The prediction has a mean pLDDT of 81.
Transfer RNA from Allochromatium warmingii, 76 nucleotides, folded computationally.
Rfam family: tRNA. Rfam links the family to the GO term triplet codon-amino acid adaptor activity.
């Protein structure tokens, strides 16, 4: 330079046939006793990477663009 993959919650990941987002781990809050803590219960946390698009209706399809990751080419 080309060619495929990923990108969702503070971490690590799900997410069906497009139908409006979830799970473990932490956090927080309450019970409880076995108290540097563990068990049990609830809450909190999201511009789904960024814009446009198609569509009644987009995490999900299409374009571009940014970031990482692998191959491939190129290196006078």
């Nucleotide at each position: 330079g080309c060619g495929c993959c990923c990108u969702u919650a503070g971490c690590u990941c799900a997410g069906u046939c497009g139908g409006u987002a979830g799970a473990g781990c932490a956090u927080c809050u309450g019970a409880c006793u076995u108290u540097u803590a563990a068990u049990c219960a609830g809450g909190u946390g999201g511009u789904c990477g960024u814009g446009c698009g198609u569509u009644c209706g987009a995490g999900u399809c299409g374009c571009a663009c940014a970031g990482g990751g692998c191959g491939c080419a190129c290196c006078a």